[in-house]
RNA sequence: GCCGACAUAGCUCAGCUGGUAGAGCAACUGAUUUGUAAUCAGUAGGCCCGGGAUUCGACUUCUCGUGUCGGCACCA
Numbered sequence: 001g002c003c004g005a006c007a008u009a010g011c012u013c014a015g016c017u018g019g020u021a022g023a024g025c026a027a028c029u030g031a032u033u034u035g036u037a038a039u040c041a042g043u044a045g046g047c048c049c050g051g052g053a054u055u056c057g058a059c060u061u062c063u064c065g066u067g068u069c070g071g072c073a074c075c076a
Stems, first nucleotide, its partner, number of pairs: 001072007010025004019056001027043005049065005
């Protein structure tokens, strides 16, 4: 340099045919316990990587970038 995949909650990941986003773990509160852990109940947590386009409407489609990973090429 070329090709492909990926980017969504603190972490790991879902998200169907475009219709205002969820789970597990973690955190917090309460119950339980002599106490801790475990268990149970509940609460909170999001600029869906960024810009633009299409659309009545975009996490989702298109485009231009950025970053991560993998493959290929180059390496006097």
Molecule: transfer RNA
Organism: Sulfuricurvum sp.